RNA sequence: GCAGAAGGUCGGGUGGUCGCUCCGCCCCAUGGGCGGAGAGGAAAGUCCGGGCUCCACAGGGCACGAUGCCGGAUAACGUCCGGGCGGGGUGACCCGACGGAAAGUGGCACAGAAAACACACAGCCUGCGCUUUGGCGCGGGUAACGGUGAAAAGGCGCGGUAAGAGCGCACCGGCGGCCGGGAGACCGGCCGGCCUGCUAAACCCCAUCGGGAGCAAGGCUCGGUAUGGAGGGGAUGAUGCGGCCCGCGGACCCUCCGGGUUGAGCCGCUCGAGGCCGCGAGCAAUCGCGGUCCCAGAGGGAUGACCACACAAAUACAGAACCCGGCUUAUAGACCUUCUGCACCU
RNA sequence: GGGGCUGUAGCUCAGCGGUUGAGAGUGCCAGCCUGUCAAGCUGGAAGUCGCGGGUUCAAAUCCCGUCAGCCCCGCCA
Numbered sequence: 001g002c003a004g005a006a007g008g009u010c011g012g013g014u015g016g017u018c019g020c021u022c023c024g025c026c027c028c029a030u031g032g033g034c035g036g037a038g039a040g041g042a043a044a045g046u047c048c049g050g051g052c053u054c055c056a057c058a059g060g061g062c063a064c065g066a067u068g069c070c071g072g073a074u075a076a077c078g079u080c081c082g083g084g085c086g087g088g089g090u091g092a093c094c095c096g097a098c099g100g101a102a103a104g105u106g107g108c109a110c111a112g113a114a115a116a117c118a119c120a121c122a123g124c125c126u127g128c129g130c131u132u133u134g135g136c137g138c139g140g141g142u143a144a145c146g147g148u149g150a151a152a153a154g155g156c157g158c159g160g161u162a163a164g165a166g167c168g169c170a171c172c173g174g175c176g177g178c179c180g181g182g183a184g185a186c187c188g189g190c191c192g193g194c195c196u197g198c199u200a201a202a203c204c205c206c207a208u209c210g211g212g213a214g215c216a217a218g219g220c221u222c223g224g225u226a227u228g229g230a231g232g233g234g235a236u237g238a239u240g241c242g243g244c245c246c247g248c249g250g251a252c253c254c255u256c257c258g259g260g261u262u263g264a265g266c267c268g269c270u271c272g273a274g275g276c277c278g279c280g281a282g283c284a285a286u287c288g289c290g291g292u293c294c295c296a297g298a299g300g301g302a303u304g305a306c307c308a309c310a311c312a313a314a315u316a317c318a319g320a321a322c323c324c325g326g327c328u329u330a331u332a333g334a335c336c337u338u339c340u341g342c343a344c345c346u
Numbered sequence: 347g348g349g350g351c352u353g354u355a356g357c358u359c360a361g362c363g364g365u366u367g368a369g370a371g372u373g374c375c376a377g378c379c380u381g382u383c384a385a386g387c388u389g390g391a392a393g394u395c396g397c398g399g400g401u402u403c404a405a406a407u408c409c410c411g412u413c414a415g416c417c418c419c420g421c422c423a
Stems, first nucleotide, its partner, number of pairs: 001342010013309006020038008040317001044328002047326005052214004059246004064210005069083005084098001085096004099205002104203002106199003121146001123142008154172002157169003173195002175192007218267004228257006240248001259422002274293008347419007356372004364403001374390005396412005
């Protein structure tokens, strides 16, 4: 210098003018003045997990659903960190739905002789018979070689044999047993010819987890209308409880018609698993301690527009609605740190 | 906030692991028929199966992610 790998930060600054929402104070108060604060890294999709609230402060079983190598982190997770194994890359490094097919059931089209109780088409070897000496017929052995297929019953080589075959042996792969290492996933060694196809993102089995509903949860205050009508169910048990049974509990519930309100006010509502800095523990995720800061809270729903300046430019994706931890997706541009390969120079 | 469904030819839909290289109706194009048009008959073209990835020998079909569209439920007494 070129080409990459990993991680992180910002995604606008200063000043002015005119606006919007909320809070505080003040005034000559249906308004006005002053001061302060005012979107994001994803506020998004709502895909997971938790807090919070109500329902038995939430219980037992089945069913159903989710997760799926090991260990740790955490409020929890399908997230994160570290490790193992497998795969990719020259490398930095990246990717993995990664339990069980030797519990059971099912599937494997077409082609092919045969697709899971293996099989024998072309071949090879061999016995008998016939023979026109080329072969043909009947029977047996075999699965190396050929063909088909995504896949042909461990692979490959040597020995062996009539031809062959884990039939024997070496190496490799798998499985089982023993020993050793490790917290574990797993790794290493020795022994045994034991050789068992693929598919569980097919049913299923195993392990672990999951009660339901959601801020329109839920609570307080006030007002209006009609504690309205019809039908059905209900102490032989409504509802809570979205599938069933048990258990708890004990009187209402469902459908249609009609009425009220387009939701009256307040709380929930934002101080929180919170941000920043420092120290300590840990490989890390993360945790502990100390200091410091307060940072949107609406309900016709605010955060905008223009100008000037510097800069290469101000042009990305997009906007809170109970809160938080993640994942995923969208994103113009700018910048930083560490590392790898190649080429060249000293 | 919660729940469900759909995306396949221009349009409406079927197909939900393989029998095949994805079909049907309608529309489109060409030919026949007719003096001409319609109808009818015959033939033909037309597809990223919304998109991206994965599982499998094999995916429109199974799984994951994503995009778009549609539908249903909810307040008070």